[in-house]
RNA sequence: AGAGUUUGAUCCUGGCUCAGGAUGAACGCUGGCGGCGUGCCUAACACAUGCAAGUCGAACGGUGCUUACGGUGAACUUUUCGGACGGAAGUGUAAGCAUAGUGGCGGACGGGUGAGUAACACGUGGGUAACCUGCCCUGUACAGGGGGAUAACAGUUAGAAAUGACUGUUAAUACCGCAUAAGCGCACAGGAGCGCAUGCUUCUGUGUGAAAAGCUCCGACGGUACAGGAUGGGCCCGCGUCUGAUUAGCCAGUUGGCGGGGUAACGGCCCACCAAAGCGACGAUCAGUAGCCGGACUGAGAGGUUGAACGGCCACAUUGGGACUGAGACACGGCCCAGACUCCUACGGGAGGCAGCAGUGGGGAAUAUUGCACAAUGGGGGGAACCCUGAUGCAGCGACGCCGCGUGGGUGAAGAAGUAUUUCGGUAUGUAAAGCCCUAUCAGCAGGGAAGAAGAUGACGGUACCUGAGUAAGAAGCCCCGGCUAACUACGUGCCAGCAGCCGCGGUAAUACGUAGGGGGCGAGCGUUAUCCGGAUUUACUGGGUGUAAAGGGAGCGUAGACGGCGAGACAAGUCUGGAGUGAAAUGCCGGGGCUCAACCCCGGAGCUGCUCUGGAAACUGCCUUGCUUGAGUGCCGGAGAGGUAAGCGGAAUUCCUAGUGUAGCGGUGAAAUGCGUAGAUAUUAGGAGGAACACCAGUGGCGAAGGCGGCUUGCUGGACGGCAACUGACGUUGAGGCUCGAAGGCGUGGGGAGCAAACAGGAUUAGAUACCCUGGUAGUCCACGCGGUAAACGAUGAGUGCUAGGUGUCUGUGGGCAAAGCCCAUAGGUGCCGCCGCAAACGCAUUAAGCACUCCACCUGUGGAGUACGGCCGCAAGGUUGAAACUCAAAGGAAUUGACGGGGACCCGCACAAGCAGCGGAGCAUGUGGUUUAAUUCGACGCAACGCGAAAAACCUUACCAAGACUUGACAUCGUAUGACCGGUACAGAGAUGUACUUUUCUCUUCGGAGACAUACAGACAGGUGGUGCAUGGUUGUCGUCAGCUCGUGUCGUGAGAUGUUGGGUUAAGUCCCGCAACGAGCGCAACCCUUAUGAAUAGUUGCCAAUAUUAAGUUAGGAACUCUAUUCAGACUGCCGUGGACAACACGGAGGAAGGUGGGGAUGACGUCAAAUCAUCAUGCCCCUUACGUCUUGGGCUACACACGUGCUACAAUGGCUACUACAAAGAGCGGCGAGCCCGCGAGGGGGAGCGAAUCUCAAAAAAGUAGUCUCAGUUCGGACUGUGGGCUGCAACCCGCCCACACGAAGUCGGAGUUGCUAGUAAUCCCGAAUCAGCAUGUCGGGGUGAAUGCGUUCCCGGGUCUUGUACACACCGCCCGUCA
Repeated sequence: AGAGUUUGAUCCUGGCUCAGGAUGAACGCUGGCGGCGUGCCUAACACAUGCAAGUCGAACGGUGCUUACGGUGAACUUUUCGGACGGAAGUGUAAGCAUAGUGGCGGACGGGUGAGUAACACGUGGGUAACCUGCCCUGUACAGGGGGAUAACAGUUAGAAAUGACUGUUAAUACCGCAUAAGCGCACAGGAGCGCAUGCUUCUGUGUGAAAAGCUCCGACGGUACAGGAUGGGCCCGCGUCUGAUUAGCCAGUUGGCGGGGUAACGGCCCACCAAAGCGACGAUCAGUAGCCGGACUGAGAGGUUGAACGGCCACAUUGGGACUGAGACACGGCCCAGACUCCUACGGGAGGCAGCAGUGGGGAAUAUUGCACAAUGGGGGGAACCCUGAUGCAGCGACGCCGCGUGGGUGAAGAAGUAUUUCGGUAUGUAAAGCCCUAUCAGCAGGGAAGAAGAUGACGGUACCUGAGUAAGAAGCCCCGGCUAACUACGUGCCAGCAGCCGCGGUAAUACGUAGGGGGCGAGCGUUAUCCGGAUUUACUGGGUGUAAAGGGAGCGUAGACGGCGAGACAAGUCUGGAGUGAAAUGCCGGGGCUCAACCCCGGAGCUGCUCUGGAAACUGCCUUGCUUGAGUGCCGGAGAGGUAAGCGGAAUUCCUAGUGUAGCGGUGAAAUGCGUAGAUAUUAGGAGGAACACCAGUGGCGAAGGCGGCUUGCUGGACGGCAACUGACGUUGAGGCUCGAAGGCGUGGGGAGCAAACAGGAUUAGAUACCCUGGUAGUCCACGCGGUAAACGAUGAGUGCUAGGUGUCUGUGGGCAAAGCCCAUAGGUGCCGCCGCAAACGCAUUAAGCACUCCACCUGUGGAGUACGGCCGCAAGGUUGAAACUCAAAGGAAUUGACGGGGACCCGCACAAGCAGCGGAGCAUGUGGUUUAAUUCGACGCAACGCGAAAAACCUUACCAAGACUUGACAUCGUAUGACCGGUACAGAGAUGUACUUUUCUCUUCGGAGACAUACAGACAGGUGGUGCAUGGUUGUCGUCAGCUCGUGUCGUGAGAUGUUGGGUUAAGUCCCGCAACGAGCGCAACCCUUAUGAAUAGUUGCCAAUAUUAAGUUAGGAACUCUAUUCAGACUGCCGUGGACAACACGGAGGAAGGUGGGGAUGACGUCAAAUCAUCAUGCCCCUUACGUCUUGGGCUACACACGUGCUACAAUGGCUACUACAAAGAGCGGCGAGCCCGCGAGGGGGAGCGAAUCUCAAAAAAGUAGUCUCAGUUCGGACUGUGGGCUGCAACCCGCCCACACGAAGUCGGAGUUGCUAGUAAUCCCGAAUCAGCAUGUCGGGGUGAAUGCGUUCCCGGGUCUUGUACACACCGCCCGUCA
C1' cells in the first nucleotide's frame, strides 16, 4: 500500500466482499510448564448458611473472676476432749482480668452496583462581597461554684415471642441554671479604606447575649471560647456533552417585583399581594436511548467506536415516601410509614432485605473457593497493650488474555522399509527414521533455602531461588492448499452427496465436494461465530459531488440569516504574540532502573493540541465615526417589441338553415363497409345564422421571471435597452420558512357550443382486436368567477459578480468615416454557429462555460420494494406535498469500442429475381430415407451443407445384426518350457465348425556346443472388441465461398477497449489498379506461375498419315516426310497499337491487326475463421467398459420385410413421333485369372472354336441421334411398357428367400401433371449415343467422352444469399437474441 466482483472487451460511477488490528468473549478440535493480569456483559431476579463495624474500664455506677495480704473462720479428720489440723462460704485492702448498661468517638469512610438520570449529572475554567467544616496544626484566653434526674440493678407485672409497663435505688467527661468574657454574636451612632454590583474590611463608643469536665499509672490524655491554617464539602455561572420535526409550539409558582418565612448559605426554595411575563427554528416541548470522565480500541492524521478491569465524580441500596441524630446522612449491614415478597406465630402479633466476601437457585452461548491471614499497606476505637477490618495481602479454579520456555542437539545415503504416485525408468515423503555420539531447559526425585520487618511478629511457604544424581525419556496440534491468498496430485462421487467470505465449484477425466499422500501457515494453541475501527475520499473539516451515472427547487418577489466596494481615524470582540495559573494520579511517548529475558513493575523527563487571567501588536474580519463614487438606484432624451389587460372592429374557411339549378350517386379506404341520398343528397348559385381560430408576412426573428405570447384599432399598464452624466451615496448579492405566478388535463357555479373530440355506438382489420383505419358522437375544448398546483414545467445545466484567444451570422440602439438606394470602422445589449486554452469518464462545454475564482440557496449517497405505506398539512373531489421500513439482489447504471442484428439508409455483386428453355411435384418402375414390422430387419448421415449419402457393386463371403451349434492364451502379435518336422492324403460322423481313425514324410544352417523357421502341448504375462464417449482428441471432410476478404510490424491518435493503415474520389471479376490521405511498409488470400483446350513453328516419323510415283480387295506393300495426327520444345495476347471519354491517372468504349482481345474457354488451387458441423464403423488415439465373452469359428437367416410418407432418378404419355430397311460421321478409354476377330450353330441371350494383341499395330467396337426410302394418321393407338405366364441363356460351390439377360405371350397406370419448386447465359441448356471404375455375375447410380445444338437477358423495384460504408440498439449463447404481462 491494495485486491476480487457489472462488460465480448474498455473507461467511469457505484455498491457488495476480502486481506489488518482489537475483545471482560463464546463455540469446535487439541492441550506440557511458568510469570503477570483478568473472570455474571443476561434477571437493579430471589436468596439458605457463615463472616463483612466496632472500640474505649485512662468518662461512669455496677457485676463477675483471679492473685496477694489482713481479719473472721464452717464442714471434715484427729484428740490427752484443752485443743490441734483444716481452710470452704462470706468479708476488708491492693493489684489484675472480663464486661451487660449509661457515656464518648466511629457506624456519612472503606466495599458493591449502574437501575434511574439528557441534568450544572459529568468534563473544563471561574465565582462565593451568599456559605459550612468533627478529628488535625498554630495562636490567644479560660475551666469558679451548684442542682435535679435516669439506665444498669431490685421487685411486681403483660406477652407465645419480639418487646415492654409500673414502683423503688444510684453514678458520670450524661443533663440544667448561676458566675466570669480576652475575644465573639446582635442592635444603634460616627470615622477611615476598598470593591464589577448587592456591598466589604477596619477603628471608636453605647446597650445587650452566650462557655467549660474531668480522669490520672503524675508522664500525660482530655474540656470551653475566639482567630487563623489545613482538609473536606454546599451553592452559583461561562463553554462542551446522543437520536428523532412522520414531536412546533411549551409553561400557571409559570416569569418578574415588593414583603415575609425557611436554610450553613443565595434563590419561587416556600407563602401573601402586584404585574403578565418567560422559553422556542442558534430546535423549546415531547418521544427514544444512555451513568459522565481520565482513558481504551482503531486510524497516517482528522476522526469513528467504546466507558470491563485501574483512577476521579455522580446516582442507587427490595419499591415509594419521610424525617430524626449528627461537623457531616435524608444514612447499603440506622429509624418511621406505605406496597410487594419471604419467614416465625399460641392468629393477638412479630421478623427480614448479599447491587459487601464466599456461596445457592434461576436466567443464559457464557463468567471462579461457602479458602488462609491481619505478616505487609491502609482504616476505626484506645494513652497504650490491643481489639476489629471478606478493605487489603495471599492462595485455589478457568489457555480468558499478554509474555517467556520446552517437546531435544550433532552426525547419519544402502537415499532402508512402509506409504503415495508413475510415462514402470523413476519420483516424493527424506537426513526424515533406524544406527552412533552428546546435552538436561521444563516436569519428576533428593539436599539447601531467602528478601518482603525499623526491636518482636511471615498468611503466602519449605514458595521463589540455588545445588546434585539420572533417563531422550513424560510433553503437538489446528486450519488451509480454484482466484483474491502462501501451498497439488491420486482415488471416490457424477447438478447427487456436498462446499461457499465474494466471484463461484459439482451434470464421468473436479488442484473448489469426500478420503489419502504431499505441501503451506500458525503453534499450546488453531479455526469459527459475534461486535468495533480500518481499508471506505462509501457523509468527503482535512477530503466528494449534482448536462447525460443518484442529485438544480417549475418560476419570481422577499423575511430571518449568511456574505459584501474605495479612503481616513478610533476601539480591541475575533486574530497574532509574550508571561502566569490550571490541564490529578495512572495510561501513552522518550531516557534510565528492577524481576535470568519479556510481559509486568519502579524512577525521571517531555507531552496532555484545552480552559482561564494578564502585558503587547493592529495588517485582516468586526464595531464606531467621517468621507468618496466605480457597485446599486433616481432623473432627462430616445427608439424596438406576438410583454400584460379591457373594449370594439374585420375578412377567409368549416358547419347549419332557406331558396334556385340539377340527377344518382356521395362519402370513405390499402381494399371495403357502416353512414348520407329519388322524402332529391354530393356538386353549384344566392341570402342568412352562429361559434371558434387568425393563412400569407414568419425568420436557430422579437417580448416575457417562468408558464407562455401571433388578424386590426383604441384606452390603461409592466419590464428591458441606448445616449447624457444632473442627483442619492454601498442603499448590494443570495435567500431557509413565507407570499405570488404557474401548460395541458381535471373539479364547482352560470353561460356558450361551428369545428375537433376522451367515453360510447357501429363498420372494417385480425386467430382474437375492449387498438391502430373508417362513419358517427357526449363531456371537454370557448367565456365569466372560483378551486386545483402538477409536466421530458428541459438548456434534463439555480442565482449573482469578476477574469480568461478568436472567427462568422442575425435582432435592436448609438457614435464615426466615405466616392452614400450603399459600404466600412467602433461600441452597448440580446440571440445563434464554429473554434483555442482549460475542464470532462467520455460524449461534449468553451466570454450565453460544463474554464479560473468568490458569495448564498436547493439537492444526492447501490438496485428493487417506492415516490409506495402509515402519520401530519392542503384540497369539494380527483389528488398533491412531506415521506419510511421489513424484505430482496450483487449488481443496477453512464459514456464510448468491436461485432451481430434491423419488416433503417446508400452503393455493389451472384441463374438471386426478371426474360427464356428443359424439368420436378400427377403415372409406372428403380433407388435412398422415415415410419411400421421383425428373432434380426447391423451401424452411421438429419435444413441449406442427411435422404442413387459412407456403399467404385449385400445370393455365400462381405457382415458389423439374429437363431442355433462350437472354442477359451484364443482366428491374429511377442515372450518361456517341453516335444517334434511342418505341409499333404484317405475313410467315417456331423448342417458345418469340428471330432475320430489311418497313412505319407523326417526341414535349413552349423565352429557340432547350438541357432533359425514351422507345428503341437503346457503355464502366465497378454491378445481380441465395427463395445461407449466425434461434447476428451489427432487426421480427414463438408459449409459460408473461389465470397474478397483476414491480419501484422513500426509510426500516429485515444486514459482505454480500440482506431488509423483497410476509410474517401474513381475503377475492377477481385483490398484489381490509380489518385488523395498520419501513415509507411509487409504477410495470408486475389491475380500469375501448373494442367487442359483453341493457332502456328521447329524437331521426330511407328503401330499413325498418303500429295506425287509404283502396287493392292484394303495405306495392303514399296516408297515418301508434304498434309492429318501423335508428343516434345517453343512462339503467340501485353490494353502492345489507333481514336474517344476520363483528372494528362487507373480504366472504360469503339477500331485495326490477329487462330484467339481485354482473367480467350475449362480444371486443379479454398485466406483468418464460423457451425462443441460430420466421422472413435477408413485409420490413429486418451479414458471407461467386456474377458469360458460385448472375443473367435461355423451353418442358416437378415440387411431385399410393407398399410403408408418424403427425396433423387429412369421410362413415358407420342407424329419435331413409333416401326422397318438402307447409308454415314466420333472422342475418350479398357484388356493376359484379360479383350477376344474372321468362321460355324442358335430367332436371340449365347454356344463352339480360336487368329491377333500386354496393344497409335489386335480386340471390345455396332457409335447413336442424323440422313434416305417406306409405313402408321391421333387412337389408350404399330404410343407406353409395368405386371404376369411359359421356355431358355450366362456367372457362380450355390440364383428359393435374393442376380442379370433372351424369345414368345399377356399389355397396367399414364393423354403433359394442384399449391409449390429445381437446373441452366454458349459449344451452355436440351437431346443422342460411347467408355471406365467397382465387379465371378449384377448399373435407370457414379465418373468420364464425344455427336447434334438452341432460346432469352428490358433491367435491379421485389424474393434469397453475399460484400463495403453509414445509422439505431436495453442484443454479445449475438433477433432462433433480449424481454413484458397473464395463467398453471
Description:
This is a predicted structure of a 1384-nucleotide RNA (small-subunit ribosomal RNA) from an uncultured bacterium. The coordinates come from a structure-prediction model, not an experiment, and the mean pLDDT is 86.